This is a predicted structure of a 543-nucleotide part of an RNA (small-subunit ribosomal RNA, 5' domain) from a metagenome. The RNAcentral record of the full RNA draws on SILVA.

Context: one part of a larger RNA
């Protein structure tokens, strides 16, 4: 000098864009952060209002409404969001490999979607419990579950053939056999069938199966990846083989047996430290330092362990066990996990609102309308950073008053002020007022496709309408009038800027050299000056 997730002191007008617990991966009150589908399915209220009966209490019916609601089922919940504890490792980076693999949703192409059965919730009844919750009996639907049929591919078996071969077998191929699928729902409709529902036809959404793709993931591997030798030896599933188990898959991943190996001064092992990278800072570069925000990967979710479900987890807002802690309890037993967004306590030099909205972008569900979304978009707080703007402009000498200095002549603050003439940024007030909105959907007109169909549906076009948290915001115009807006540090040398007074090795200053003991440009105050400026200094850290 540059830089900073900074802090502290003094000061502080406006705006834009960013950034904001680096410490206790300490503990957490409260609210919200993952749901959705009635076009998969069976149930199904209440208040209110109306009517009827009854002397009344009350009872019944209709409506509310097939609504609210819970339940079965499907998909999502493995994404998105947080944190950096652990990890020196195929964790990450980079380059390869996978003939040793997987696959839900999505896309393309092909084939199929026939016919039966059953259970369990909800519900009803009877119980247990303070609660959390739970037991027994009974009923029931489905795109839930289970057989049967059909069977391409696949797998397995038998037989045959080609190639390789360590003669155990491997691989390709032919024939035969065995095993394995499925689910319906919605819209519309002329003929035909049917009493009707419907069959049937048709369109859409699904379902099953196969092949391919895309996206994603697992695994293997070359190289690279901090410090310590005052850590020199380490290793028994250890290293390899054979056989088996397990996995989507290779493998000592796991197991039995056999062999005795494997690693190490090219630093094993041990100890310390640390998430890695794209990048960021500095520097002429080489290099050094860092890994906060944003993006990629990894790891973790109170601590430790485990599996279940699933295409995917060994699963932050799932389950089970153990532990610590907190809470409830009728003492029998239960509940919980902010390293999600806010917020609280604590720690600390130090780090924000218990805000608004799904309008946009993105995600989940749904045919859709739509619902959900503390992702996100915004607003709020903080000079924490960067950038921009303003605090006025021109004229104005008797060089006013006043301060300070003085050699007492004067000098200086100083065109500075006053005063005159202007301007109108920002702020204030008044008025106007966007972009972000296009999709989608509804209505209507129309063209095409599908179709038995002028129906439904799909595709396209025109017109109209609906949707903005921010927000009456940005921006524009007007009113008014210099009015509301400057400080901080320094002035001995380094280093730019000097005098007076006070003090008298005192009080004090100080980054280094050093100042102060009676004329101190170095302390303190004043006047003056220098430098930066909504900041200026100090401290910490890096180059």
């Nucleotide at each position: 000098g540059a830089a900073u997730c900074a802090a502290c002191g003094c000061u502080g007008g406006c705006g834009g864009c960013g950034u904001g617990c680096c410490u206790a991966a300490c503990a957490c009150a409260u609210g919200c952060a993952a749901g959705u589908c009635g076009a998969g399915c069976g149930c199904g209220a209440a208040a209110u209002g109306g009517g009827g009966g009854g002397c009344a209490a009350c009872c019944c019916c209709c409506u509310g409404a097939g609504u609210a609601g819970a339940g079965c089922g499907g998909c999502a919940a493995a994404c998105g969001g947080g944190u950096g504890a652990g990890u020196a490792a195929c964790g990450c980076g980079u380059g390869g490999g996978u003939a040793g693999u997987c696959a839900a949703c999505c896309c393309u192409c092909g084939a199929g979607u026939g016919g039966g059965g059953a259970a369990c919730a909800a519900c009803a009844g009877c119980g247990g419990g303070a609660a959390a919750c739970u037991g027994c009996u009974g009923c029931u639907a489905a795109u839930u579950c289970c057989g049967c049929a059909u069977a391409a591919c696949a797998u397995c078996c038998a037989c045959g053939g080609g190639c390789c071969c360590u003669c155990g077998g491997g691989u390709c191929u032919g024939u035969g056999g065995a095993u394995c699928a499925a689910a319906g729902c919605u819209g519309g409709g002329g003929a035909c069938c049917g009493a009707a529902a419907g069959g049937c036809c048709u369109a859409g959404c699904g379902c099953u199966u196969g092949a391919g793709g895309a996206c994603g993931a697992g695994c293997c591997u070359g190289c690279g990846u901090c410090c310590g030798a005052u850590u020199a030896g380490c290793u028994a599933g250890u290293u390899g083989g054979c056989g088996g188990g397990g996995u989507a898959a290779c493998g000592g991943c796991c197991c039995a047996c056999c062999a005795a190996g494997g690693c190490g001064a090219c630093g094993a092992u041990c100890g310390g430290u640390a998430g890695c990278c794209g990048g960021c800072c500095u520097g002429a570069g080489a290099g050094g330092g860092c890994g906060g925000a944003c993006g990629g990967c990894c790891a973790c979710a109170c601590u430790g362990g485990g599996a279940c479900u699933g295409a995917g987890a060994c699963a932050c807002g799932g389950c089970c066990c153990a532990g610590a802690c907190u809470c409830c309890u009728a003492c029998g037993g239960g509940a919980g996990g902010c390293a999600g967004c806010a917020g609280u306590g604590g720690g600390g030099a130090a780090u924000u609102u218990u805000u608004c909205g799904c309008a946009a972008u993105g995600g989940g569900g749904g045919c859709a309308a739509c619902c959900c979304u503390g992702a996100c978009g915004a607003a709020g707080c903080a000079a924490c950073g960067c950038c921009g703007c303003g605090u006025g402009g021109a004229g104005g000498a008797u060089g006013a008053a006043g301060g300070c200095c003085u050699u007492c002549g004067g000098g200086u603050c100083g065109u500075a002020a006053a005063c005159u003439c202007c301007u109108g940024u920002c702020g204030a007030c008044c008025g106007g007022g966007a972009c972000g909105a296009a999709a989608a959907c509804g209505g209507u007109u129309u063209g095409g496709c599908c179709c038995a169909a002028u129906a439904c549906g799909c595709c396209g076009a025109g017109c109209c309408g609906u949707c903005g948290a921010c927000u009456g915001u940005a921006c524009c115009g007007g009113u008014g009038g210099a009015g509301g807006a400057a400080g901080c540090u320094c002035c001995g040398g380094c280093c730019a800027a000097c005098u007076c007074u006070g003090u008298g090795c005192c009080a004090g200053c100080a980054g280094c050299c050093g100042c102060g003991g009676u004329a101190a440009u170095a302390c303190a105050g004043a006047g003056g000056g220098a430098g930066c400026a909504a900041g200026c200094g100090u401290u910490g850290u890096u180059c």